RNA sequence: AGAGUUUGAUCAUGGCUCAGAAUGAACGUUGGCGGCAUGGAUUAGGCAUGCAAGUCGAGCGAGAAGUGUUUUUUGCUUGCAUUAAACACCUCGAGCGGCGAAAGGGAGAGUAACGCGUGGGCCACCUACCCUUGGGUCCGGGAUAGCGGCGGGGAACUGCCGAUAAUACCGGAUAACGUCUCCGGACCAAAGGUGUGAUUCCGCCUGGGGACGGGCCCGCGUCCUAUUAGCUUGUUGGUGGGGUAACGGCCUACCAAGGCUACGAUGGGUACCGGGUGUGAGAGCAUGACCCGGCUCACUGGGACUGAGACACUGCCCAGACACCUACGGGUGGCUGCAGUCGAGAAUCUUCGGCAAUGAGCGCAAGCUUGACCGAGCGACGCCGCGUGCGGGACGAAGGCCUUCGGGUUGUAAACCGCUGUCAGUGGGGAGGAAAUGCAUAGGGGUUAUCCCCGAUGUUUGACCAAUCCGCAGAGGAAGUCCGGGCUAAGUUCGUGCCAGCAGCCGCGGUAAGACGAACCGGACGAACGUUAUUCGGAAUUACUGGGCUUAAAGAGUGCGUAGGCGGCUUUACAGGUGGGGUGUGAAAGCCCACGGCUCAACCGUGGAACGGCGCCCCAAACCGUAAGGCUUGAGGAAGAUAGAGGUGAGCGGAACUGAUGGUGGAGCGGUGAAAUGCGUUGAUAUCAUCAGGAACACCAGCGGCGAAGGCGGCUCACUGGGUCUUUUCUGACGCUGAGGCACGAAAGCUAGGGGAGCGAACGGGAUUAGAUACCCCGGUAGUCCUAGCUGUAAACGAUGAGCACUAGUUCGAGGGGACCUCCACAUCCUCUCGGACGUAGCGAAAGUGUUAAGUGCUCCGCCUGGGGAGUAUGGUCGCAAGGCUGAAACUCAAAGGAAUUGACGGGGGCUCACACAAGCGGUGGAGGAUGUGGCUUAAUUCGAGGCUACGCGAAGAACCUUAUCCGGUCUUGACAUGCUUGGGAAUCCUCCUGAAAGGGAGGGGUGCCCUUCGGGGAGCCUUUGCACAGGUGCUGCAUGGCUGUCGUCAGCUCGUGUCGUGAGAUGUCGGGUUAAGUCCCUUAACGAGCGAAACCCUUGUCUCUAGUUGCCAGCGGGUAAUGCCGGGGACUCUAGAGGGACUGCCGGUGUUAAACCGGAGGAAGGUGGGGAUGACGUCAAGUCCUCAUGGCCUUUAUGACCAGGGCUGCACACGUCCUACAAUGCGUUGUACAAAGGGAAGCAACCUCGCGAGAGCAAGCAAAUCCCAAAAAGCAACGCCCAGUUCGGAUUGCAGGCUGCAACUCGCCUGCAUGAAGCCGGAAUCGCUAGUAAUCGCGGGUCAGCAUACCGCGGUGAAUAUGUUCCUGAGCCUUGUACACACCGCCCGUCAAGCCACGAAAGCUGAUUGUACCGGAAGUUGUCGGGCCAACCCUUCGGGGGGGCAGGCACCUAUGGUAUGGUUGAUGAUUGGGGUGAAGUCGUAACAAGGUAGCCG
Repeated sequence: AGAGUUUGAUCAUGGCUCAGAAUGAACGUUGGCGGCAUGGAUUAGGCAUGCAAGUCGAGCGAGAAGUGUUUUUUGCUUGCAUUAAACACCUCGAGCGGCGAAAGGGAGAGUAACGCGUGGGCCACCUACCCUUGGGUCCGGGAUAGCGGCGGGGAACUGCCGAUAAUACCGGAUAACGUCUCCGGACCAAAGGUGUGAUUCCGCCUGGGGACGGGCCCGCGUCCUAUUAGCUUGUUGGUGGGGUAACGGCCUACCAAGGCUACGAUGGGUACCGGGUGUGAGAGCAUGACCCGGCUCACUGGGACUGAGACACUGCCCAGACACCUACGGGUGGCUGCAGUCGAGAAUCUUCGGCAAUGAGCGCAAGCUUGACCGAGCGACGCCGCGUGCGGGACGAAGGCCUUCGGGUUGUAAACCGCUGUCAGUGGGGAGGAAAUGCAUAGGGGUUAUCCCCGAUGUUUGACCAAUCCGCAGAGGAAGUCCGGGCUAAGUUCGUGCCAGCAGCCGCGGUAAGACGAACCGGACGAACGUUAUUCGGAAUUACUGGGCUUAAAGAGUGCGUAGGCGGCUUUACAGGUGGGGUGUGAAAGCCCACGGCUCAACCGUGGAACGGCGCCCCAAACCGUAAGGCUUGAGGAAGAUAGAGGUGAGCGGAACUGAUGGUGGAGCGGUGAAAUGCGUUGAUAUCAUCAGGAACACCAGCGGCGAAGGCGGCUCACUGGGUCUUUUCUGACGCUGAGGCACGAAAGCUAGGGGAGCGAACGGGAUUAGAUACCCCGGUAGUCCUAGCUGUAAACGAUGAGCACUAGUUCGAGGGGACCUCCACAUCCUCUCGGACGUAGCGAAAGUGUUAAGUGCUCCGCCUGGGGAGUAUGGUCGCAAGGCUGAAACUCAAAGGAAUUGACGGGGGCUCACACAAGCGGUGGAGGAUGUGGCUUAAUUCGAGGCUACGCGAAGAACCUUAUCCGGUCUUGACAUGCUUGGGAAUCCUCCUGAAAGGGAGGGGUGCCCUUCGGGGAGCCUUUGCACAGGUGCUGCAUGGCUGUCGUCAGCUCGUGUCGUGAGAUGUCGGGUUAAGUCCCUUAACGAGCGAAACCCUUGUCUCUAGUUGCCAGCGGGUAAUGCCGGGGACUCUAGAGGGACUGCCGGUGUUAAACCGGAGGAAGGUGGGGAUGACGUCAAGUCCUCAUGGCCUUUAUGACCAGGGCUGCACACGUCCUACAAUGCGUUGUACAAAGGGAAGCAACCUCGCGAGAGCAAGCAAAUCCCAAAAAGCAACGCCCAGUUCGGAUUGCAGGCUGCAACUCGCCUGCAUGAAGCCGGAAUCGCUAGUAAUCGCGGGUCAGCAUACCGCGGUGAAUAUGUUCCUGAGCCUUGUACACACCGCCCGUCAAGCCACGAAAGCUGAUUGUACCGGAAGUUGUCGGGCCAACCCUUCGGGGGGGCAGGCACCUAUGGUAUGGUUGAUGAUUGGGGUGAAGUCGUAACAAGGUAGCCG
């Protein structure tokens, strides 16, 4: 730091996804050790059990056990033991009292708040213990627990009586530097303890100060929501009073009517806040575990008491829920302390040890307590460290995997050899955490002292940890997880076959999967590795740093204007902002830096820096701001002039239209693609005249003008808004923008009243159509028009907000002014304003824009953040309604969208071509037959080919064979190839049995060649055994090679360099001509080149030369009945070699002085002379695995091989291609003429004979310019037929023959005789052909034993028509549109039907929360009453009274609760609504091309 993904490709927009880091994590697989951290995130759900706050006997009384001393009693000789009493010590449990219990520990429910953070304030406050300082500590009194006695109760607990103590309680004295004050004065305290001994130690009281801790107030900061816009009555302020430690509506009475709010009040939702933490370059964003600070809470709600401090986690009272005990009367409880348990959950530990350390409470102290804390345990939950060995060891074991079978790889890896000893294990020693602890002793210092300090000596304290050292043994105990298509490091084989499965995104899987599963191999990390969840990043994808808005999402329809924001030149002042300096604060921890301590690291310590902030002080005064003053250029006013469909109202006008009346007229009119509906003899249309009505204003008219926009168009008048120019006269910043707000706002629509000619939704009819609720036609109502209101939207568009300034020009139009010209007019020039076009720089993704910016800047407003869902739902608001404005989510997709590019396509355009059409000729489609195909049938009817480009195709020829198919019979190293191997045998030949044959079985003859040491060995062949293997017309043409078809013999397809473009790409290859042609010429940012076209090749047409046999015969000779028959000849024909010839070369015209075209001459041939071969880049996953070759798969006594027989020929039917016909341009018979090109030895076969004939017999000739096939036929001549199912036509069938062949039954061909079917020219539709062509006529060949209507060739006769490109089909080039790119056989929309999903509405039903009104009211504070009760003080006559208090009553407030009625919100709901989604449902065809009616918005 980027990458993948929209496209055929490109650029840009834009979302989705990935790579990183992190976590209190969880899950899966795996798991050696240690250090340091960390661990209930969910149900603030419920909790058994134990522990978590006590301590002080140096405050007090009493008791019990023990010990000691003294006295005493008894046993008794002292001593010892023992009884009782007193005292002392010590321990224990309870009580009074003091301090603590408000800390520490836990949690985050509530809280959007002065709660927290930060900085200030308190002249408005408190603070126990602690420190410091001043003063004091006198005299008295009455109770009460414990205890004893008597009771109640199951218990918890509790009542009465009696006695007692204090550092408990009370009174008095003293009384200021305290408090109050009217300034006279008044008021206020105390406790002792220890000790032989106290001014001195520990306490106590009262002041001052400090420290610590808290309380209160204020500035600033602190989430989302306006689909919450108004909130508030103690509310805001004042006065009096009360209350508090303290200010204050904190409370109360009265008075006033305020207070808060768009800088977001009020309401709703969510949430403890900060230091910090995670991430990030930073700014930010997210977060608030552990640790630290603050706040809040303690079963839920309320309340106070005590106290320095609480409205109190392990205190109290009340209410509620829950749980427990109960004798049913009543009681008890609160783990959000540490452990632990249940529940819920993906998920979070031991009912451990110790007070040794640190700290806390109490205590003079010893010490006690302490689940704070220190430790240990459990968990790879995290971070960090270590190990699982090290060295050697093969041209490389075995095994595995792959293989092209050669090998490669696993892999120095292992084995094996040598070595080491970390960690773990075991045995032994052991630092340190612990000394500023305690105790004892003596000493010194503080003036004495019981107190404090100092050092010395001795002694004491470790729950837990075990660093480290020494010894021992042995490589021994210690490696996995994920991934391997791209992103993203790392691939092969097998299995599977859109199945099973994978997947973060793109996407893999339908028989060769690097993507699934496995194996091997590899990659990454490593005691872990993956997955999931979440945060930040990447994401400049909310843009402050740092984005956009013409077309991608995005400028409000337009203006006026409020708040707000911003604002010209200049002077002075101030110092709020701003800049500089200083200072305070910004806790610690953390981050960062340095150094240091654990062997290192994590971790820890010390110091520094930083902490972006806030406060205070000082300085400056440019800029912003504020105040005051001035200026004129911004803005506005004035005067003069001026253009205009600017607006409103009134009046007027002509043309057209329709209607009415009358005239003329007489059959149609009208309408369309064509028609019909409609109108018309009751007189239409047409035409003339008159009248009436409503709406709109031709020409002028323009790319022109005006207006803010919507919009405005006949003429005149009235009223009226704005603009421009000139003068530079006045004011003096008065300005710009503009959230809300207000106004205007096309068409359609609504309300009321008019009006209504034309047009015309709805509607009716006629057409069209498969349908046609449309397009077309005939009618026609609302409406369109006017008046008064409403609506408030449009693709309200320049898809471009407003204002100001700056930044090359050229040109046109509109409205003013000026200069030049002596003057006027024109022209020209300058200038201001408005409206257009082109274009530079720049900008832009590009298209484009470009002084009218989309350039460069400033100011203000509006808007956008993937597509769909959706401008929908819901809420609110506006509207009479229609509907408008505001405006989501669930769910779903990986895209949607922009510009441009190349293609393809268009019922787009232009140009051009082709038997494409037209013009012609002949056919097919109808008949019969042949043949192929489909279908059907079958044991099998082998297989392939399927629009053109399958179908007389593979097949140039299925009776057996072929043959691949079926049935049956057989063979198994095989019918065929190679090698090894066992046994035998020469090879080879013959015979027999069985059988349909193949096959199976048996017998006989025969013994070779080479070498030899004569024993034998070898080669070759046959047979046999076994092993490798053969074989397959089995599958896959969608794994392939090769070959082929087709577009198409169409003129195209590309490249190099250069140039243009961000790029895909373009240019060249376009344009103007021309051509059959991208053929050639010209122009030209292109210049050249290649594959194609053409040419070269073959053939044919003409001539020349050469050569003449088997061909030819003119002349010469010979000969015959006749014939080149013979001699001879090369002239001619011909044969077959070599050449010539044709090139737009020549002439004329046209054309650009071109290319070329037209015409002509010459010529056998003329513009490619005719024909052939030749087929560019590519397309169709076109065809072929059954020609051949070949990967993979399958098969191996069979899917191979052999044999016999059948089938491929099967026949209700359909189609293709042909043959023969339907006849007289014909048919038949007889006669007669003229070819070319071929073939021939297992062959062609003459002549002759026989046969009606097919043919047979015999047989000459010929490996062929020699002989044969071989007769050419149509033609010509003559005769017959006379229009008919015929003398046409020949199918079908019968009989008799012939030929081939091992064999013609299935299933050949031919002949003769007989038979004589359909058919009389063929519906819709469709094919071929442009000249030696079509048509017609015969001939030959290949295949082949035989079989040809097929195929491939050959010649004979020999036309018609077209000089056109409108249409159909196809093709080429240019251009245009596109939502297509599998490319129009494309894409794609909506309803309906069935499935699934989320959401809305809904009679309701059921929760939560909150407001209002009322009822009721526990505990409690306060007030009041207090008749009942009461020790301290006072008085007293001693009876009592007073003062004060208590119980109790009442009042206000008030929690839970209740009633009624609202708001908000959640769940659910028959039914219902649309939406989304999904390989193959239905109906149509709306959109994309002019999408077939241009589309779209309202």